Annotation
This is a predicted structure of a 545-nucleotide part of an RNA (large-subunit ribosomal RNA, domain I) from Candidatus Shikimatogenerans bostrichidophilus. Its Rfam family is "Bacterial large subunit ribosomal RNA". Rfam links the family to the GO terms ribosome and structural constituent of ribosome. Model confidence (mean pLDDT): 83 of 100.
Context: one part of a larger RNA
């Protein structure tokens, strides 16, 4: 140095129990009837998962099923089961202590107590009951009772409140990161926003709101730097529009004046009324109906989904091999030739699968019938008089929001100061002002189109394959472990078609290890167990120095 054979080591292959990322439905919520999430306990059972709760891998009950059962998990014992168990659903019981935790208290799973009962060996026990706030109601001097109600937890997705830097601007101060992220409070299956003091146009029009395509990276806005950054219209998806406050009657209380009546002030509950070619109220004239709609709500029935099911076509033989589904030959069935298993690649072997079909008992939802109850329709004339949302609209001055950084800056929100009109009214059309068009602010409600997914079901993947996919394929992954704490955080699949897991004999200090022998296709598959590369290391031969 070569070549042979071994040993070490785990690459690679090949394989999937986990896991990523959608789609479709469903469900969007649990909790003082004690929730989520833990303690401890519970078995013939030592620790761990898992299921339970002193009735403690379980108890009833009614349903479904059928031979075989006592979970993960093997073995021996000992039980149970066709008097239908074990196993599946549906509705019941029990549910210990902690936890919102709620008699009190406290270093969570603990201590400790006050009242009534009732039992009683008089020591006690056993049962109930007692937290807080809010709001209604009774009764009251203060205050108490009673009733209902909240709390607290949960992944995003919603609204509101409070609001950063890192960064970009090649530096940095306006600006940008951005109203991000992070706190916090609320709410809900969605939330949120909505029914024109709106758009627009310049003499055309559109008719609430959301959300999507497009308008458009335009207009514009920017230390005119970085950047930022619309909006009508079009065209879609959905479609839905309502009540109040006031005038003004009525009834009831209550404030002045008062002998009384009457008028006055302030509430309360019916009525009437709700809009912009203004409408109402108020006078006047006329005039319809007791029926129909729509919305709740009672109860009944009838259906269709869920939670358990059932029934479900079709192949043999030969050869190979350890095994047949392979291969060779002749066949079937098909609304079923998705899939996955069986010792090798199975339509016709299993278990499904098309395709039919089932609920005693719970729930959801539709449709019918019914029961209460609420809502909903005038029209003409008149136009003298009332209404039509005030510390509100604007405005000074500071500020936010609006694509728009004060700017010619309009619009909206408002902190401070002021402060109007009132239908001969007022808001707006990007300063202002004239004309003109548009609307009617300072009240309140509103389904769908729209956004998410912790959690059920059913699927898919030119998605990963064990240094990848989740931080977790693995009897003990948020486990061991670190850290005083916040918090940080792993490694670790694969014998074999079955365990058929290797009697018994022998080496040996030996329960290690190895050698017979036997199983098995296969033992260089022996549990350090599929395959078994590489550096690394022994032995052998053999060549060179």
């Nucleotide at each position: 140095c070569a070549u042979a054979u071994a040993a070490u080591g785990a690459a690679u292959g090949c394989c999937u129990u986990g896991g990523u990322u959608c789609u479709g439905a469903g469900a969007g919520g649990c909790g003082a009837u004690g929730a989520a999430g833990g303690a401890c306990a519970u078995g013939u059972u030592a620790a761990a998962c898992u299921g339970u709760g002193a009735u403690a891998a379980g108890u009833u009950g009614c349903g479904a099923g059928u031979a075989u059962u006592u979970g993960u998990a093997a073995u021996u014992u000992a039980a149970a089961g066709u008097u239908u168990a074990u196993u599946c659903g549906c509705a019941a019981a029990u549910u210990u202590c902690c936890g919102a935790a709620u008699g009190g208290g406290g270093u969570a799973a603990c201590c400790u107590g006050u009242u009534a009962u009732a039992u009683u060996u008089u020591g006690a026990u056993a049962u109930a009951a007692c937290a807080u706030u809010a709001u209604u109601u009774u009764u009251u001097u203060a205050a108490a009772a009673a009733a209902u109600a909240a709390a607290g937890c949960u992944a995003a997705c919603c609204u509101g409140a409070u609001g950063a830097a890192u960064u970009g601007a090649a530096a940095c101060a306006u600006c940008u990161u951005a109203g991000u992220a992070a706190u916090c409070a609320g709410a809900g299956g969605a939330a949120a926003a909505u029914a024109a003091a709106a758009c627009a146009a310049a003499a055309a029009g559109u008719g609430a709101u959301u959300u999507c395509g497009u308008u458009a990276g335009u207009a514009g806005u920017g230390g005119c730097g970085a950047g930022c950054g619309a909006a009508a219209a079009c065209g879609a998806a959905a479609a839905a529009g309502u009540c109040u406050a006031a005038a003004c009657u009525a009834u009831a209380a209550u404030u002045g004046u008062u002998a009384a009546a009457a008028c006055u002030u302030u509430u309360a509950u019916a009525g009437g009324g709700u809009u912009a070619a203004a409408g109402g109220a108020c006078u006047a004239u006329a005039g319809a109906a007791u029926a129909a709609a729509u919305u709740a709500u009672u109860u009944a029935a009838a259906a269709a989904u869920a939670u358990a099911u059932u029934a479900g076509a079709a192949a043999u033989a030969u050869u190979u091999g350890g095994a047949a589904a392979a291969a060779u030959a002749u066949a079937c069935c098909a609304u079923a030739g998705a899939u996955g298993g069986u010792g090798a690649u199975a339509g016709u072997c299993c278990a499904g699968u098309a395709u039919a079909u089932u609920a005693a008992a719970u729930a959801u939802u539709u449709u019918u019938a019914u029961u209460u109850a609420a809502u909903u329709a005038u029209a003409u004339a008149g136009u003298a008089u009332c209404c039509u949302a005030a510390g509100u609209a604007a405005a000074a001055c500071g500020a936010g929001a609006c694509a728009c950084g004060a700017g010619a800056a309009a619009u909206c929100u408002u902190g401070u100061u002021u402060g109007a009109a009132g239908u001969a009214a007022c808001c707006a059309g990007g300063a202002c002002c004239a004309u003109c068009u548009g609307g009617u602010a300072a009240g309140a409600c509103u389904a769908a189109a729209u956004a998410c997914u912790a959690c059920u079901c059913a699927g898919a993947a030119a998605c990963c394959g064990a240094u990848a996919g989740u931080g977790a394929a693995c009897a003990a992954a948020g486990u061991a472990c670190c850290g005083u704490g916040a918090g940080g955080g792993a490694a670790a699949g694969g014998u074999g078609a079955a365990a058929a897991g290797a009697a018994u004999u022998c080496c040996u200090a030996u329960a290690a290890g190895g050698a017979u022998a036997g199983u098995g296709a296969a033992a260089u598959a022996g549990a350090a167990c599929c395959u078994g590369a590489a550096a690394u290391u022994a032995u052998a031969u053999g060549c060179u120095u």